Transfer RNA from Methanomassiliicoccaceae archaeon UBA472, 73 nucleotides, folded computationally.
It matches the Rfam family "tRNA". By type it is a transfer RNA.
Its mean pLDDT, the model's own confidence on a scale to 100, is 81.
It was read from a public genome assembly.
Taxonomically the source falls in Methanomassiliicoccaceae (Archaea, Methanobacteriati, Thermoplasmatota, Thermoplasmata).
RNA sequence: GCCGUCGUAGCUCAGUCGGUAGAGCGUAUGACUGUUAAUCAUAAGGUCAGCGGUUCGAUCCCGCUCGACGGCG
Numbered sequence: 001g002c003c004g005u006c007g008u009a010g011c012u013c014a015g016u017c018g019g020u021a022g023a024g025c026g027u028a029u030g031a032c033u034g035u036u037a038a039u040c041a042u043a044a045g046g047u048c049a050g051c052g053g054u055u056c057g058a059u060c061c062c063g064c065u066c067g068a069c070g071g072c073g
Stems, first nucleotide, its partner, number of pairs: 001072007010025004019056001027043005049065005
């Protein structure tokens, strides 16, 4: 330098061949308990890497950029 895969909650990851984004763990609060733990309930937490484009509408499709990993030279 060229090619490919990936980037979604604090962490690990789903997701829809375009229609207002979820789980487990973790965190907070409450219930229970003599206390903790466990268990149960509720809640918070996301510009879906960034910028443009297409579209009535983009996490999803297209282009570029950045980053991680792999392959080729």